RNA sequence: AGGUAUACCUCAGUAGUAGAGCACAUGCUUAGCAGGCAUGAGGUUCUGGGUUCAAUCCCCAGUACCU
Numbered sequence: 001a002g003g004u005a006u007a008c009c010u011c012a013g014u015a016g017u018a019g020a021g022c023a024c025a026u027g028c029u030u031a032g033c034a035g036g037c038a039u040g041a042g043g044u045u046c047u048g049g050g051u052u053c054a055a056u057c058c059c060c061a062g063u064a065c066c067u
Base pairs, nucleotide, nucleotide: 001067002066003065004064005063009021010020011019016053024040025039026038027037028036029035046062047061048060049059050058
């Protein structure tokens, strides 16, 4: 100087009440496991301000990490 920060983990999301995969729980399938199918739970969107009717998104500062 540049970049990143969103579910346990890996990541989407170009201003209008946030999703996928994986993992987890329950049910079905199986003698049982694995696998498959269905359903469900799980979020202070790093922190604090600003702009806006409205911010994960735009602006500023801070913190942590990467180059």
This is a predicted structure of a 67-nucleotide RNA (transfer RNA) from Vicugna pacos. RNAcentral holds the sequence, with entries from Rfam. The prediction has a mean pLDDT of 85. Rfam family: tRNA. It is annotated as a transfer RNA. About the family: Transfer RNA (tRNA) molecules are approximately 80 nucleotides in length. The organism belongs to Vicugna, within Eukaryota.